[in-house]
Model confidence (mean pLDDT): 83 of 100. A computed fold for a 1506-nucleotide RNA from an uncultured bacterium, annotated as small-subunit ribosomal RNA. Its Rfam family is "Bacterial small subunit ribosomal RNA".

RNA sequence: GAGUUUGAUCAUGGCUCAGAGCGAACGUUUGCGGCGGGCCUAACACAUGCAAGUCGAACGAGAAACUAUCCUUCGGGGUAGUGGAAAGUGGCGCACGGGUGCGUAACACGUGGGAAUCAACCCUCUAGACUGGGACAACCAGGGGAAACCCUGGCUAAUACCGGAUGUGGCUUCAGGAACUUCGGUUCCUGUCGCGGAAGCUCCGCAAGGGGCGCUAGAGGACGAGCUCGCGGCCCAUCAGCUUGUUGGUGAGGUAAUGGCUCACCAAGGCUAAGACGGGUAGCUGGUCUGAGAGGAUGAUCAGCCACACUGGAACUGAGACACGGUCCAGACUCCUGCGGGAGGCAGCAGUGGGGAAUAUUGCGCAAUGGGCGAAAGCCUGACGCAGCCACGCCGCGUGAGCGAUGAAGGUCUUCGGAUCGUAAAGCUCUGUGGAGGGAGAAGAAUCAAGUCGGUGAAGAGCCGGCCCUGACGGUAUCCCUUUAGCAAGCACCGGCUAACUCCGUGCCAGCAGCCGCGGUAAUACGGAGGGUGCAAACGUUGCUCGGAAUCAUUGGGCGUAAAGCGCACGUAGGCGGCCAUGUAAGUUGGAUGUGAAAGCCCAGGGCUCAACCCUGGAAGUGCAUCCAAAACUGCAUGGCUUGAAUACCGGAGGGGCUCAGAGAAUUCCCGGCGUAGAGGUGAAAUUCGUAGAUAUCGGGAGGAAUACCAGUGGCGAAGGCGCUGGGCUGGACGGUUAUUGACGCUGAGGUGCGAAAGCGUGGGGAGCAAACAGGAUUAGAUACCCUGGUAGUCCACGCCGUAAACGAUGAGUGCUAGGCGGUGGGAGAGUUUGACCCUCUCAUUGUCGAAGCCAACGCGUUAAGCACUCCGCCUGGGGAGUACGGUCGCAAGACUAAAACUCAAAGGAAUUGACGGGGGCCCGCACAAGCGGUGGAGCAUGUGGUUUAAUUCGAAGCAACGCGAAGAACCUUACCAGCUCUUGACAUACCAAUCGCGGUUAGUGGAGACACUUUCCUUCAGUUCGGCUGGAUUGGAUACAGGUGCUGCAUGGCUGUCGUCAGCUCGUGUCGUGAGAUGUUGGGUUAAGUCCCGCAACGAGCGCAACCCCUAUCCCUAGUUGCCAUCAGGUUAUGCUGGGCACUCUAUGGAAACUGCCGGUGACAAGCCGGAGGAAGGUGGGGAUGACGUCAAGUCCUCAUGGCCCUUACGGGCUGGGCUACACACGUGCUACAAUGGCAGUGACAGAGGGACGCAAGUCGGCGACGGCGAGCUAAUCUCUAAAAACUGUCUCAGUUCGGAUUGUUCUCUGCAACUCGAGAGCAUGAAGUCGGAAUCGCUAGUAAUCGCGUAUCAGCAUGACGCGGUGAAUACGUUCCCGGGCCUUGUACACACCGCCCGUCACACCAUGGGAGUUGGUUUGACCCGAAGACGGUGCGCUAACCUUUUGGAGGCAGCCGGCCACGGUCAGGUCAGCGACUGGGGUGAAGUCGUAACAAGGUAACC
Repeated sequence: GAGUUUGAUCAUGGCUCAGAGCGAACGUUUGCGGCGGGCCUAACACAUGCAAGUCGAACGAGAAACUAUCCUUCGGGGUAGUGGAAAGUGGCGCACGGGUGCGUAACACGUGGGAAUCAACCCUCUAGACUGGGACAACCAGGGGAAACCCUGGCUAAUACCGGAUGUGGCUUCAGGAACUUCGGUUCCUGUCGCGGAAGCUCCGCAAGGGGCGCUAGAGGACGAGCUCGCGGCCCAUCAGCUUGUUGGUGAGGUAAUGGCUCACCAAGGCUAAGACGGGUAGCUGGUCUGAGAGGAUGAUCAGCCACACUGGAACUGAGACACGGUCCAGACUCCUGCGGGAGGCAGCAGUGGGGAAUAUUGCGCAAUGGGCGAAAGCCUGACGCAGCCACGCCGCGUGAGCGAUGAAGGUCUUCGGAUCGUAAAGCUCUGUGGAGGGAGAAGAAUCAAGUCGGUGAAGAGCCGGCCCUGACGGUAUCCCUUUAGCAAGCACCGGCUAACUCCGUGCCAGCAGCCGCGGUAAUACGGAGGGUGCAAACGUUGCUCGGAAUCAUUGGGCGUAAAGCGCACGUAGGCGGCCAUGUAAGUUGGAUGUGAAAGCCCAGGGCUCAACCCUGGAAGUGCAUCCAAAACUGCAUGGCUUGAAUACCGGAGGGGCUCAGAGAAUUCCCGGCGUAGAGGUGAAAUUCGUAGAUAUCGGGAGGAAUACCAGUGGCGAAGGCGCUGGGCUGGACGGUUAUUGACGCUGAGGUGCGAAAGCGUGGGGAGCAAACAGGAUUAGAUACCCUGGUAGUCCACGCCGUAAACGAUGAGUGCUAGGCGGUGGGAGAGUUUGACCCUCUCAUUGUCGAAGCCAACGCGUUAAGCACUCCGCCUGGGGAGUACGGUCGCAAGACUAAAACUCAAAGGAAUUGACGGGGGCCCGCACAAGCGGUGGAGCAUGUGGUUUAAUUCGAAGCAACGCGAAGAACCUUACCAGCUCUUGACAUACCAAUCGCGGUUAGUGGAGACACUUUCCUUCAGUUCGGCUGGAUUGGAUACAGGUGCUGCAUGGCUGUCGUCAGCUCGUGUCGUGAGAUGUUGGGUUAAGUCCCGCAACGAGCGCAACCCCUAUCCCUAGUUGCCAUCAGGUUAUGCUGGGCACUCUAUGGAAACUGCCGGUGACAAGCCGGAGGAAGGUGGGGAUGACGUCAAGUCCUCAUGGCCCUUACGGGCUGGGCUACACACGUGCUACAAUGGCAGUGACAGAGGGACGCAAGUCGGCGACGGCGAGCUAAUCUCUAAAAACUGUCUCAGUUCGGAUUGUUCUCUGCAACUCGAGAGCAUGAAGUCGGAAUCGCUAGUAAUCGCGUAUCAGCAUGACGCGGUGAAUACGUUCCCGGGCCUUGUACACACCGCCCGUCACACCAUGGGAGUUGGUUUGACCCGAAGACGGUGCGCUAACCUUUUGGAGGCAGCCGGCCACGGUCAGGUCAGCGACUGGGGUGAAGUCGUAACAAGGUAACC
């Protein structure tokens, strides 16, 4: 920096990613080289080899071999010499080098100091090295043992051992003196008692002597080591007290040395909240990784220190060890054994087993560097130098370069055109790193020694230089020649973060996944492919660290509501602290010096061809210490000051606290009176009380609790809290005035006190109220809400508890930073009407609104959540959980302190837009109401469900499916079923061949038909360049393909329904807001309307509304046939029939008219509203068309179109028959009725709008009738359908009827190829249910409802349906409380799939982790006691004993042995602590759709919560 909580937003907050790194591991892959690295696990066990020896110039002895000689049994042996092995004495080394990280939280380490020390080898200096002696190994002899090894006797040398001398110097006793001093002492000088040393070897030389290496004593230095101190670096306080050699002293012992290091005695100390003690973990550092830094993490390789060497203990030797490749003891383990006894220690280098995800060769060499020994040559050196294995890391190189478009083939995709892999390949030209073959061939080498030359020197010592000699790696690096593009590219990823996209397969499957999340038939997210992206001899994954994470915040965070202020106060430690002056110099600042190892990092230069790597130099190392300086600030010391703080005095306010006494109202109960049937209670009731007298009412009494009005964001208190009146005691705050003290202050970890309600204990009290409980209701249930009762409790005293949404969700203190308007308590001033007034100023306190500022926003705002300082408390994702365990407190309830496993990717805050509410306000609508008529009951029609069926094709499903698609299923339609039948197909395009037409038509056979086979007749294509050339058609064939009412309306287009003809939905610019968004569009009026007016940080605009369009109502103009007929004429029984006319009606084209225009009232001078005039019509005149942004994954793949999928002799095509018409039943929509507002009969007037040539049909004839025969007229303002019906008159007289017509029988008519399943109609006969319809429900506000008929589309025929037309023609609307739907504003919200939402708990099931748990197993640790190896120490030492002494007897000294305390391992008993298992048990978490209810979110339906 990004992703992820939301519809969106801001902020909070966690999770996750991108980066860098690694001693890595795993997967896939792998050409070369350089430089590095390589058991992180079992400090598990180890076979085998090697890793520490060396010196003959310290010493004795001396094998083999060789030489000489002698003897010989010819095998060999002796002697002398040379030689020097192996072993021994002695010296030095073995304490270094190398390994590992167990232990250790410690002076172990780092850093800087210190004093009471040692120091082999090395360096410098001083002085010396004289004289004697006795042994022991080796060796020889004997003996024991399997071995390891051991015993006895004898010989012998030394630089081994011992005595004596010398004594510069050293140590030491005593005395004297001097200097310094922190008065403790330290140092030095002089004298003095005493103590203690030595070794030789070698070279040159005849020798004298000289050189070298050693030896002794002492002084100093260097290297190294021991001791000690300050400071620094882990976690847990759910470890709070620890300690007896403990702390100190005196004395002694011990050590190289200080010291309780050890011991005796004395004292009772010592450590600890600045974390003792305990537990856990861990080697420390230079450094390394990361990071901008500060930090965080880490301590491989390299380097310094420490610790360890099978485990535990111990000492010896030594300069140095308590000793990795030494010793002793104990233990475990392994091995050998003749069973008696022995041997061993790879955490050295290799190597083996084991463990593990995992880490190499039983290599070469001492050539170099370094180490040990030696005079040296040299020897030894698994240190080291090299090589081997491993992509483990870093670095470098290569896998080719140039040209090359028919953009080849092939793959993939495709819109079929093409695109892409792709200049990529091929092809041409070229190069040769690496590889292969051949050849040449380094540097690393400097030494030492010998020889020789030169220099120096007295010298042939010695020293310096030259020549000569020496290479594991290795014939390696490197170079040259030859050879062929030939032998050398993979891995991960491609939904977002995050660079990179398509196809196929799969179908919530298989799978992916770091987070968000993909997959349920079109997956850029799974698997494969093509392509692409990234890195590259590697690439990914996993693990771990830092970063991002300002997510523990010193740099650099927070705490009103997101996690977070202790309920409140007092106060300890601590932290912080007013003004002035002087001093000091601890902090602070500056300078200097020392140190801060090397390597590393950084800079510069240099060396390997570059780089990695290496070398040289510099810088840095922020630190520590010492010294000097400064004196502002802090500290400290001293002196002062008054403003902080406190005290005194005066004053008023107050439900501040404790306690005593008193008062009245009310409730209840008791007594009495009055009085009668109810009272009480509720939404309605009941339980309850009451005729044994209630309730109501009057009087009296008892008792307890609480104090109406005043009463107020008014008062007091630290908070909890405090309210009748009076008295007593008492705390605090405030104001005023002077005075006093002189910083006495603030905060406050622990600590202490106070602390509502409930609860607990003891004893009282108990009127009312009231958990629990009982009853009555409510309810599906009702362990609740409501009602009637009612016990603890509420009250008092004393004692506990110690918690609350103990809230201002806001710790305390101080200072600073605009104001306006109030309240309460004081004070001052001025005015003045002298008052209980007003005004001004001021202190304290309490509210409200607000500048700046702050805040995520809300909001806060001198009472801060602003600006600063000081101190305390607290927070670090949600859940688990304020839980478990442990501890403290409590009588108990419980409180305080306070985790983890596991689980989720969120949880949470504020605000926004919606939606919703059994929230609110305003307003509409046949929404209700007021009316009229229906539906729901009957019969039938029709649609649907269901059922049935071979099939009853399919779709439509609340409103917004159901007389819907269907404006018309007997066949057809038709998609369904059964059977028969066709396969390039009924239909389209293309190819080949044939034919020239095609087609119509007659008759026949088979068949159910499709179809198949015959047959009569008619006819013989067009153009033409005359070519079977072109077109067209048919038939046959083959292949591409056709075809599908098959699936997906949740892949789609188009069309449609619906909210809704509701008044809304948006945009631009501006403004406001961090933002989502808001404003505009809200507000005041008004309207049918976001209609208009006014106002307004908005100003405008768009889609909607309205208007423009059509019909209709009035008039005018024009026109006058098919329409009309007033006037004129003619004619008829009659009729615009005719002439004529166009006046009227009408027709159909154009216009006029209506706009709140006018008047009055009202309103805001507006918009508008009300009333009126005029007018055919009045406030949109009536009706239609017209449907905003959008919603419902609404409907339709079966109108059509269309992606994808599926079928292809069938899911396609044809045909016959059947079905869609079934029928116990249920629902919707209708028709006809139930009758008199009617039926029947009769009379017979008045419409409108449509239709008509495959037609409408007048008229006439026949039939009772449907209808039939004939048929004028009409392409229709002409003819026709066409009769309108209600109306009117008469009759019937309330009945299942003269109502009603279902059903059935029968005879017919019409259409049609055909009316059986299955049409309509007519006649006659039959005459069902039904007497106005339960709950419920629908339509309609005027030419409307109701009622009456007429027409049309579809159609051969078939409407009670649909769409239209006119006739007759009402009732009612007070009003908006309620139901439904809608609009606007507002409010709440935990909803946003939006209340058909969200969501809680028990129970049941599965899984997971965890607490308790009788116990049980193990680790670790403590106390007491027992045992007591080796060992050093102490004692003893009668046994043994070379050096010295000795009077030769012994002594001194020593050794063994024995004793003692100390002590490892081991044992017994009792605890602490940690962990494993554990029948059973507790809650918790998670899981798709389980059960029961409905607690919460809206007033969540009883406000919620603590």
Overview:
The sequence is in RNAcentral, with records from ENA and SILVA.